[in-house]
RNA sequence: GCUACUGUAGCUGAGUGGUAGAGCGCAUCCUUGUUAAGGAUGAGGUCGUGGGUUCGACCCCCACCAGCAGCU
Numbered sequence: 001g002c003u004a005c006u007g008u009a010g011c012u013g014a015g016u017g018g019u020a021g022a023g024c025g026c027a028u029c030c031u032u033g034u035u036a037a038g039g040a041u042g043a044g045g046u047c048g049u050g051g052g053u054u055c056g057a058c059c060c061c062c063a064c065c066a067g068c069a070g071c072u
Stems, first nucleotide, its partner, number of pairs: 001071003005067003010024003018055001026042006048064005
């Protein structure tokens, strides 16, 4: 330098055009003799960045950034 893949909540990670879910973790409350366990509720995401297409984009297109792999 070229090619492919990946980027979504603190961590893991689903979501193939119509208002983004889950597990673990975190906070509050309840139960229990217990620092532990169980239950209920809740917070937490400008979906890597910037443009484009579209009535509408996590999703399609382009560029860039980061990571990883291969080739030279």